[in-house]
Context: one part of a larger RNA
RNA sequence: CGAAGGAACUUUGAGGAAUGCUGUCUUUAGUACGAGAGGACCGAGACGGACGUAGCUCUGGUGUGCCAGUUGUACCGCCAGGUGCAUGGCUGGUUAGCCACCUACGGAAGGGAUAAACGCUGAAAGCAUCUAAGUGUGAAACCCGUUCCAAGAUGAGAGUUCCCAUGCGGUUAACGCAGUAAGGCCCGUGGCUAGACCACCACGUUGAUAGGCCGGAAGUGGAAGCGCGGCGACGCGCGGAGCUGACCGGUACUAAUCGGCCGAGGG
Numbered sequence: 001c002g003a004a005g006g007a008a009c010u011u012u013g014a015g016g017a018a019u020g021c022u023g024u025c026u027u028u029a030g031u032a033c034g035a036g037a038g039g040a041c042c043g044a045g046a047c048g049g050a051c052g053u054a055g056c057u058c059u060g061g062u063g064u065g066c067c068a069g070u071u072g073u074a075c076c077g078c079c080a081g082g083u084g085c086a087u088g089g090c091u092g093g094u095u096a097g098c099c100a101c102c103u104a105c106g107g108a109a110g111g112g113a114u115a116a117a118c119g120c121u122g123a124a125a126g127c128a129u130c131u132a133a134g135u136g137u138g139a140a141a142c143c144c145g146u147u148c149c150a151a152g153a154u155g156a157g158a159g160u161u162c163c164c165a166u167g168c169g170g171u172u173a174a175c176g177c178a179g180u181a182a183g184g185c186c187c188g189u190g191g192c193u194a195g196a197c198c199a200c201c202a203c204g205u206u207g208a209u210a211g212g213c214c215g216g217a218a219g220u221g222g223a224a225g226c227g228c229g230g231c232g233a234c235g236c237g238c239g240g241a242g243c244u245g246a247c248c249g250g251u252a253c254u255a256a257u258c259g260g261c262c263g264a265g266g267g
Stems, first nucleotide, its partner, number of pairs: 001152001005163007015149004021049007033038001051106005059100004066093005071086006110144003117137004164267001166178004183262004187204005209255003212251005218244003225238005
């Protein structure tokens, strides 16, 4: 921009993409078969490998503004307590998120038409012959079936709902211009339902969108200070203490203020 007024939402599916793998074991059955050795088809079930998709309950990894321990050094006047730097200084743990080594699921079943092949009936050619007329069975291949995208499918599809008899110009009529409707955009707060940007999603005071604060969860693992014990290093008590990123909930304290623009004329 189109899709024959302007919108919001829900859809049909032409077409396209994806998938398509396979092993071992048990049973049938030591059966059929076979002198024996050996040893099935068909059917039923269990457990795997690789691959793929999704997810974070578990397990594990990471977790550079979480907690603790600790070395050297500099500084905060000193002690104590801290802070900076040294690969996050090093070490031990670790929430959320993101991941796989973790978890769940998938390939199918079924149908159609077939290939090679195997048949039935059957002449030409009194026989024979799956083929010439006719008619069956038959494969991971093909077409459906499963998942995803999908009406720019210009062949532009369908449904539901919403808005519509304003002004000016005009051969009064197409059309042009302007302000509006439903609606949308800008703008702002954010997203761990989204993401390179954009888009998408949530919210914008009739408000829990983010921050702060409060409570909880979770992590660390027993703060500082004081008291007591010990010559001391240190230990014990107040005390599952103190501190805490992302998690869960609550609360308008802060910021989403006020606003602007676009957008039909009965098709």
Background
A computed fold for a 267-nucleotide part of an RNA from a Vicinamibacterales bacterium, annotated as large-subunit ribosomal RNA, domain VI. The source organism's lineage runs through Bacteria, Pseudomonadati, Acidobacteriota, Vicinamibacteria and Vicinamibacterales. Its mean pLDDT, the model's own confidence on a scale to 100, is 88. It was read from a public genome assembly.